This is a predicted structure of a 76-nucleotide RNA (transfer RNA) from Candidatus Peregrinibacteria bacterium CG11_big_fil_rev_8_21_14_0_20_41_10. The same sequence occurs in records of 3 taxa. The sequence is in RNAcentral, with records from ENA.

[in-house]
RNA sequence: GGGUCGGUAGCUCAGUUGGUAGAGCAGUUGGCUUUUAACCAAUUGGUCGAGAGUUCGAGUCUCUCCCGACCCACCA
Numbered sequence: 001g002g003g004u005c006g007g008u009a010g011c012u013c014a015g016u017u018g019g020u021a022g023a024g025c026a027g028u029u030g031g032c033u034u035u036u037a038a039c040c041a042a043u044u045g046g047u048c049g050a051g052a053g054u055u056c057g058a059g060u061c062u063c064u065c066c067c068g069a070c071c072c073a074c075c076a
């Protein structure tokens, strides 16, 4: 330098053919318990790496850039 994959909640990850974003864990509150843990119920939390474009509508498609992993090439 070229290529492939990835970046979504505090963490690990889903998200189909473009139609308005979810699960588990965690946090908070309550119940239960002598208390803690466990268990049960409810609940909080995102503008999807950044920017632009296409579209009635973008996490999803296109372009540029940033970050990470891997492969190939080049130089010494």
Base pairs, nucleotide, nucleotide: 001072002071003070004069005068006067007066010025011024012023013022019056027043028042029041030040031039049065050064051063052062053061
Overview
The coordinates come from a structure-prediction model, not an experiment, and the mean pLDDT is 80. The source organism's lineage runs through Bacteria, Bacteria candidate phyla and Candidatus Peregrinibacteriota.